[in-house]
């Protein structure tokens, strides 16, 4: 550089509504649809800065785009800390 394993880890609807299923008959759950948002898996762009005398090539973001993800919890989660392996 890489994998794992511990902890921390954010943002946006549990919104209409249509089916099915429970049932405590208003509720959950589960799957489409519609409109609304988010941005820190991923990818995509620009490009401060990196390299080089200089340009070219090359790396490049948390910024931007929302393709894909995500808007109750669960999960996932860039980044940070720590332990272990690998090259």
């Nucleotide at each position: 550089c890489c994998g794992c394993g511990c902890g921390g880890g954010a943002g946006a609807g549990u919104c209409u509504u249509c089916g099915a299923c429970g049932c405590c008959c208003g509720c959950g759950u589960c799957g489409g649809a519609g409109c609304g948002c988010c941005g820190a898996a991923g990818g995509g762009g620009c490009a401060a800065c990196c390299c080089c005398u200089c340009c070219c090539c090359g790396g490049a973001a948390c910024c931007u785009c929302u393709c894909a993800g995500g808007c109750g919890c669960c999960a996932g989660g860039a980044c940070c800390g720590u332990g272990c392996g690998g090259g």
This is a predicted structure of an 87-nucleotide RNA (Glycine riboswitch aptamer) from uncultured Nocardioides sp.
The prediction has a mean pLDDT of 78.
Lineage of the source: Bacteria > Bacillati > Actinomycetes > Nocardioidaceae > Nocardioides.